[in-house]
RNA sequence: AGAGUUUGAUCCUGGCUCAGGAUGAACGCUAGCGGCAGGCUUAAUACAUGCAAGUCGAACGGUUCCGACUUGUCGGGAUAGUGGCGUACGGGUGCGUAACGCGUAUGCAACCUAGCUCUUACAGGGGAAUAACUCGGGGAAACUCGGGCUAAGACCGCGUAAUAAAUGAGAGGGCAUCCUUUUAUUUUAAAAACUCAGGUGGUAAGAGAUGGGCAUGCGUCUGAUUAGCUAGUUGGUAGUGUAAAGGACUACCAAGGCGAUGAUCAGUAGGGGUUCUGAGAGGAAGGUCCCCCACACUGGUACUGAGAUACGGACCAGACUCCUACGGGAGGCAGCAGUAAGGAAUAUUGGGCAAUGGAGGGAACUCUGACCCAGCCAUGCCGCGUGCAGGAAGAAGGGCUUACAGCUUGUAAACUGCUUUUAUACGGGAAGAAAAAGCCACUGCGGGGGCAACUGACGGUACCGUAUGAAUAAGCACCGGCUAACUACGUGCCAGCAGCCGCGGUAAUACGUAGGGUGCAAGCGUUGUCCGGAUUUAUUGGGUUUAAAGGGUGCGUAGGUGGCUUAAUAAGUCUUGGGUGAAAGGCGGCAGCUUAACUGUCGGAAGGCCUGAGAUACUGUUGAGCUUGAGUAGGGUUGAGGUAAGCGGAAUUUGUGAUGUAGCGGUGAAAUGCAUAGAUAUCACAAGGAACUCCAAUGGCGAAGGCAGCUUACUAAGCCCAUACUGACACUGAGGCACGAAAGCGUGGGGAGCAAACAGGAUUAGAUACCCUGGUAGUCCACGCUGUAAACGAUGAGGACUCGUUGUUGGCGAAUAUAGAGUCAGCGACUUAGGGAAACCGGUAAGUCCUCCACCUGGGGAGUACGACCGCAAGGUUGAAACUCAAAGGAAUUGACGGGGGUCCGCACAAGCGGUGGAGCAUGUGGUUUAAUUCGAUGAUACGCGAGGAACCUUACCUGGUCUAGAAUGUGAGUGAAGUUAGCAGAGAUGUUAGCGUCCGCAAGGACACAAAACAAGGUGCUGCAUGGCUGUCGUCAGCUCGUGCCGUGAGGUGUUGGGUUAAGUCCCGCAACGAGCGCAACCCCUAUCGGUAGUUGCCAACAGGUUAAGCUGGGGACUCUACUGAGACUGCCUACGCAAGUAUAGAGGAAGGUGGGGACGACGUCAAGUCAUCAUGGCCCUUACGCCCAGGGCUACACACGUGCUACAAUGGCCGGUACAGAGGGUCGCUACCGCGUAAGCGGAUGCCAAUCUUUAAAGCCGGUCUCAGUUCGGAUUGAGGUCUGCAACUCGACCUUAUGAAGCUGGAAUCGCUAGUAAUCGUGCAUCAGCAAUGGCACGGUGAAUACGUUCCCGGACCUUGUACACACCGCCCGUCAAGCCAUGGGAGUUGGGUGGACUUGAAGCGGCUGCUUAUCACAGCCGUUAGAGUUAAACCAGCGACUGGGGCUAAGUCGUAACAAGGUAACC
Repeated sequence: AGAGUUUGAUCCUGGCUCAGGAUGAACGCUAGCGGCAGGCUUAAUACAUGCAAGUCGAACGGUUCCGACUUGUCGGGAUAGUGGCGUACGGGUGCGUAACGCGUAUGCAACCUAGCUCUUACAGGGGAAUAACUCGGGGAAACUCGGGCUAAGACCGCGUAAUAAAUGAGAGGGCAUCCUUUUAUUUUAAAAACUCAGGUGGUAAGAGAUGGGCAUGCGUCUGAUUAGCUAGUUGGUAGUGUAAAGGACUACCAAGGCGAUGAUCAGUAGGGGUUCUGAGAGGAAGGUCCCCCACACUGGUACUGAGAUACGGACCAGACUCCUACGGGAGGCAGCAGUAAGGAAUAUUGGGCAAUGGAGGGAACUCUGACCCAGCCAUGCCGCGUGCAGGAAGAAGGGCUUACAGCUUGUAAACUGCUUUUAUACGGGAAGAAAAAGCCACUGCGGGGGCAACUGACGGUACCGUAUGAAUAAGCACCGGCUAACUACGUGCCAGCAGCCGCGGUAAUACGUAGGGUGCAAGCGUUGUCCGGAUUUAUUGGGUUUAAAGGGUGCGUAGGUGGCUUAAUAAGUCUUGGGUGAAAGGCGGCAGCUUAACUGUCGGAAGGCCUGAGAUACUGUUGAGCUUGAGUAGGGUUGAGGUAAGCGGAAUUUGUGAUGUAGCGGUGAAAUGCAUAGAUAUCACAAGGAACUCCAAUGGCGAAGGCAGCUUACUAAGCCCAUACUGACACUGAGGCACGAAAGCGUGGGGAGCAAACAGGAUUAGAUACCCUGGUAGUCCACGCUGUAAACGAUGAGGACUCGUUGUUGGCGAAUAUAGAGUCAGCGACUUAGGGAAACCGGUAAGUCCUCCACCUGGGGAGUACGACCGCAAGGUUGAAACUCAAAGGAAUUGACGGGGGUCCGCACAAGCGGUGGAGCAUGUGGUUUAAUUCGAUGAUACGCGAGGAACCUUACCUGGUCUAGAAUGUGAGUGAAGUUAGCAGAGAUGUUAGCGUCCGCAAGGACACAAAACAAGGUGCUGCAUGGCUGUCGUCAGCUCGUGCCGUGAGGUGUUGGGUUAAGUCCCGCAACGAGCGCAACCCCUAUCGGUAGUUGCCAACAGGUUAAGCUGGGGACUCUACUGAGACUGCCUACGCAAGUAUAGAGGAAGGUGGGGACGACGUCAAGUCAUCAUGGCCCUUACGCCCAGGGCUACACACGUGCUACAAUGGCCGGUACAGAGGGUCGCUACCGCGUAAGCGGAUGCCAAUCUUUAAAGCCGGUCUCAGUUCGGAUUGAGGUCUGCAACUCGACCUUAUGAAGCUGGAAUCGCUAGUAAUCGUGCAUCAGCAAUGGCACGGUGAAUACGUUCCCGGACCUUGUACACACCGCCCGUCAAGCCAUGGGAGUUGGGUGGACUUGAAGCGGCUGCUUAUCACAGCCGUUAGAGUUAAACCAGCGACUGGGGCUAAGUCGUAACAAGGUAACC
């Protein structure tokens, strides 16, 4: 010091969360020791038991016990009572208290103070009682009553008497009342005892010290949804009362006092020193220790006393508990222990007065749960230990892995050596203690020196020594990021984790376990709370155009702030002294416990408050002046500024009249509506209301809202000009007052047009809408209310300063001016610096500053609820919380998308040709069926697809029968040639039987075959969402990127956009870009032309031979052709246009002309596209089976649906006969000429060919004939019969042939497909696979050979630019509201329960005060009055709980209905 989290990414705003520190803590796991500290935060709940305040015989009278003897004396002890002192301290708690309670600083001329110290004076002489005790009585008890005796330092007179008190007089002084001092008069006191004869103790007075009391300034929590409070209230006079001032109290008089600088009320709370945190300023806290306060079961009251309204005293009332003989009594742990209860939670019914301190006492001493110690608790802080060194076979074991091995645990262990803190045993053993008392010198007293003695709870503790032996001692949390630390297995959106983001749906570093690692360590984690980080309440130190946030606007009160000069003052301010700021704590130094924590000591610090002296710049105050701020007067000028009245024309509507006839009107299209009772249209006249065309603007005026025909009246304002006057009169402005669009409300008018509601018509799935026809409030006027708007420039008012350019409005501007430099005030645009998150703002600031006001602090809940105020109402103003989320948001970026725009392309549409969709059949798919109908492919981009050949095999499926190191392959001891024949069982696999066979080589050995054991199996089982490879599609679309530079905070942009052009990001021009890459094009192949070379199997012009004929033969290379190699095409040339690139028409040349035609070739990427069943492969799964073999069956099923095809429906045709012309391929397990047989499929012969050599009728076409429009001489399905071929085998389930049969179908609904030229259409040929074939499929080949394209509005797809966006899983997106379900908190609510508070009335204990009576020496007693705690009654307010029912809100993977918003969101959205 920061980090994570909103987004595809970015910057900003903003919240949430984390890392740190702390704790009187608690919980989980774990635990060796010591020191120091701490320990009921909850129930101020209730308390059993014990202890916590007594002491004095040197105050008194008694009682009693002991000792000694001299027998009535002496000595000692105890103590119930009287008396004295103490019990007001010490100890506990934090209920109450928002207060002079506390803190700080003052004052008392308004006070008290026992004991202590000092000073002064005094102490004479009497009296009457009473406890104890005794006698008697009552009572259960507590206790109490009566008679009698008695003492005192108990009590009461008398004498004396002051510097005391009161009153009067004089003098001096001060601070208002007054103070000091002198004097006079009056009044008031006492006590003995001991004795060392000094004194202690007593009384009075004064002084000091200590402790208190009272008063005052300042400081001291939250709420305004608490705004008014107050009758002893505020003051005065006179009294009362007190130690003392005072409405503290009483009587009378006056009417004050407090409050927005927050009274009153409500809630909460003891305050401080200090503690924690923080850089600090601050924030939070107030436990332990210290100071102050308050309280002592709850409330009240006084007594005693120096002191109390008294924790362990009293009285009364109340609640509670206990005892009781029922009559009556007793009690108060918030003292120390302890108990119960509550709670997450907090200790022993311990020891001792040894020390320190306190009470009493002359003292010894007694008492002391204060205190000192010990016990319990890891509650915290601090310290120590659990060993150290060596040791690699890097052991075993564990874990991981690419597994003959490696890595890791790990120098870790074992092992060797060493040490002994701690532990155990034994031994030694403290400090804390020195006094008081006693004795002896000194001293007038007080005092003080010396001597010697006694006293330790802790504790035989700390500490020290010796011995033994590594011996007795390590855990907890974490390991996805933040945040240090990674793998395996298990699990499979399950179980679970989680502080935030988020993990888990079969390869989880995030769950659980293990190994390993990281962090801390006798602790470690979790939870709670506080501060920090958070500049996230901002004084230090924030903001308000769009993120939350400027009041709708003005006037103005309080308040805040305020121009220039001068004088005085010294309040603020500054300087310098004094006092205070307790101790402890904190900081620094030093010191003591072995160290530290802890403790001691010294120093320094302490920002505050009070006070003295000084300074006077600034602020303030007072005085005097000034003119520039502000204002007034004068003159001009401007304008939809306001109010009122009057007037005007156009238009709409209506009415009347006229002309006139069938429609008008309205819409996307219609209909409702109007119209033959005459509309619409046209003309004239009339009525009425509202609004003011053009001018008109980017314009003007106004504080804002707002203001528009013309004229008049009244009125307000701004600006300009030049002078004069006033002399700071100013700015802002909480409350307050006024104004304030539209809609709305009240009363009364008015009502043409428009138009919520409403009605009808359409649209639609619906249409309570959008559209249409009507139409009422309203809109208009007057008066009154309402008081809100996206009341916006989303930008408060005022002032000062700060580059330029340009337009416009109003004024001024020397003389002629419509010109004009310039100048003032407005309204606009662009822009520099600067600012800003950016967009943008930029002299009209959102720049740089000053003054004042208003407002904001995550989203939702919510501008809601409750309360209050305002309002006739509607509603407005003010304005929360519970709960819930981790975001919500701003600006900009890149994409994608739009029923946004622009440009362009494509058989995309259009123009055409032919199909599909209807029929039959073939084939694939879905579905269904089945033992199985194996599996995959599923919009485009699956469906004649994988499959380029399912009868067995294939085959993966089903049924049944077998095998288990297995059907295959490798190594292989060994055995044997290999091999072959035959038989039996069986469906076969297989099992079994018999026989033949005996290789080469001299040998070693080799070939071949079989083959045990063993090692490696096998799987078309799963995951294409773990993968490789391959493939489809966008798309042969023109795009996709990079380097450097530049721009931007950044994502990113630029380049790649723009202007042209192209098939093309093709090229040209321009340009903060310059270049480059992958794509495009070209290079490659085929084809079209020509040349060269080469001629066999091809060719045959010339020559020769030869045949019925034929390149058949000799020969030839001319030609065709074959094959290799070249040429050729580049807008190169001309014309037009153009800067260029290029384009265009026609042209020249050319075989070919503008990429000639075709192919191969597919950028970055998209679809988690397809394929684990071609193959390969990670992981998982099966292993006498999910492997392997065999037979049979199935993949060929069939109500149906779809895709792709074939054949047709016929005459451009069918059939018959004749006849012509290809190309490209295949062929020896083959293709086959030719011959024969068969109607034919084919069969039997036979020949050629391993191929430019042999083999293969091309068909449509052409010629001729026939059929004559029909379910036919069309069409051929289906079925019968008979055959052929392949093959072990054609039943399920082949193809073909012959014959017979002769179905549907007569051109196909909605819809839909292909094709732009050698194309479509049509015709045949070949090949792969293959024994054969379900091929009408696929892939090739040639023959014949069209039509049409105006054009780009529309449909589909695509490209570029631009725009909007709330989308980014990207429109198949996002998202709203009702309803339904569950959960949660909350508002209202008839009422009901509880709580505290104030008022009124009644009653009223104890005590106190007063009065009367009775007594009188006082006291006492009785009665009355007053005051008051409490009790009762009552009305009301407030705060909570519950509450049938009810309102909305929030949350919740897959509910319902619609589609409101985001794109022009399909009616722009919003207030």
Annotation: Small-subunit ribosomal RNA from an uncultured bacterium, 1471 nucleotides, folded computationally. Rfam family: Bacterial small subunit ribosomal RNA. Gene Ontology terms of the family: ribosome and structural constituent of ribosome. Its mean pLDDT, the model's own confidence on a scale to 100, is 82.